This is a predicted complex of two RNAs, RNase P RNA and transfer RNA, with 417 nucleotides together.
[in-house]
């Protein structure tokens, strides 16, 4: 210099005028809730998105039992938790930096393997061999896949029948925290599929802020509760089923309550963010210091103007966090790799 | 904002459960029939199963991501 690989940061910038949302302060009105005016600072994101995981929070019995159902799947750690993250192991790819990986069990059982082929799992069509339909599975052919692979010996012909090498099973020894790695012995070696049922291990109660709590006016009906009467012996709710639990069900009468208008809370200080130090390979943890940063409820971020440039992507809160995934014009910084050239 | 479902010829739908040659009706095209048209008969074309990746010998079907549309909840 060229080509590449990994990680982090950023998200047009500066200014003026007017407007809008909530907050605080002042003034005025009002019994109060609140309303009006003025002023101040402040007001979308790295994904606010998809709603795919995990939690907080709330109600259902402070949440029950069993079954069913769902999820996860190498090991060790991190975390409030996770299907996330970090490091490592195995497998695959790349010269390399590095990247990808649903990566338990097919020797517990069941199913499936179309077409072709003799046969798709205890095999035999052609074939080889023999005195013998006796023995055999080498060769041919089919297929994605054909009974460990390949070579030599051996044999009537053959075959792990025997042997070397390679792959695998099982056992032992050594190393490691473990996944796993290495060595020795052993067996003659029962295909593939579990993102088919299933088995093993671990985890999961349901519903989501339109949850939920509180306040609440006139009339009417409706819902719910209590009491009384009548009637029926079955019904409703709780997680899909069973058990368990709770309420007996229906009709009428009386009394009360809730909701059907609306309002307030939940609502933003939270597993918070930033900086420095310490521990750790790292995810992360911890100590100290600093910061205050939307909270609407028909839903606020807008309009106009000036300047600069490289002419500006994807897109915008709605209970809140931790992740993942997806969309995204570009720019900046750092670590590393390969090749070429020069010293 | 939350919850659930559906994408297959031009249209309406099967097939997905249990993976194995993508089908039906209507429509379209050609021929026959008719004086001509319709109806009817015969034959034919038209699908990368919304898109992208993965599992598998093999994917419309199983898994993951994504896009579009529909329904429900005050």
């Nucleotide at each position: 210099g060229c080509a590449g690989c990994c990680g982090g940061c950023u998200a047009u910038g500066c200014g003026g005028c007017a407007g809008c949302g909530g907050u605080c302060g002042g003034c005025g009105g009002g019994a109060a809730a609140c309303c009006g005016c003025c002023g101040a600072a402040u007001g979308a994101g790295g994904a606010a998105a998809g709603u795919c995981c995990g939690a907080g929070c709330a109600u259902c019995a402070c949440a029950g039992a069993g079954c069913a159902g769902g999820g996860u799947a190498g090991c060790u750690g991190c975390u409030a938790a996770c299907g996330g993250c970090a490091g490592c192991c195995g497998a695959g790819g790349g010269c390399g930096a590095c990247c990808u990986u649903a990566g338990g069990g097919a020797a517990a059982g069941u199913g499936c393997a179309a077409c072709a082929g003799a046969a798709a799992a205890u095999u035999a069509c052609c074939g080889c061999u023999u005195a013998a339909u006796u023995g055999c599975a080498a060769g041919g052919a089919u297929g994605a896949a054909a009974a460990g692979g390949c070579g030599a010996g051996g044999c009537a012909a053959g075959a792990g029948c025997u042997c070397a090498c390679c792959g695998c099973u099982u056992g032992c020894c050594g190393g490691g925290a473990g996944a796993c790695c290495g060595g020795c012995a052993u067996g003659g070696c029962g295909u593939g599929u579990a993102a088919a049922c299933c088995c093993u291990a671990c985890c999961c109660g349901a519903u989501g802020c339109a949850a939920c709590a509180c306040c609440g006016u006139u009339u009417g009906g409706u819902u719910c509760g209590g009491c009384g009467c009548g009637u029926c012996a079955a019904u409703g709710c709780u997680u899909g089923c069973u058990c368990g639990g709770c309420a007996g069900g229906c009709g009428c009468g009386c009394c009360g309550u809730u909701a059907u208008a609306g309002g307030u809370g939940g609502c933003u200080u939270g597993a918070g963010c930033c900086g420095u130090g310490u521990g750790g390979c790292g995810a992360c943890a911890u100590a100290c210091g600093g910061c205050g940063u939307a909270g609407a409820u028909a839903g606020a971020u807008u309009g106009c103007c000036g300047c600069a440039c490289u002419c500006g992507a994807c897109a915008a809160a709605a209970c809140u966090c931790g992740g993942c995934u997806u969309a995204u014009c570009g720019g900046c910084c750092g670590a590393c790799u390969g090749c070429c050239g020069u010293c | 904002c939350g919850a659930g479902g559906u994408g297959u010829g031009g249209c309406u739908c099967a097939g997905u459960u249990u993976g194995g040659u993508a089908g039906a009706g209507c429509g379209c095209c050609a021929c026959g029939u008719u004086c001509g048209g319709g109806a009817c008969g015969u034959g034919g074309a038209g699908g990368c199963c919304g898109c992208a990746g993965g599992u598998u010998c093999a994917a419309a079907u199983c898994c993951u991501g994504u896009c579009a549309c529909c329904u429900c909840g005050a």

It holds a member of the Rfam family "Bacterial RNase P class A". It is annotated as a ribozyme. Gene Ontology terms of the family: ribonuclease P activity, tRNA processing and dimeric ribonuclease P complex.
Its mean pLDDT, the model's own confidence on a scale to 100, is 75.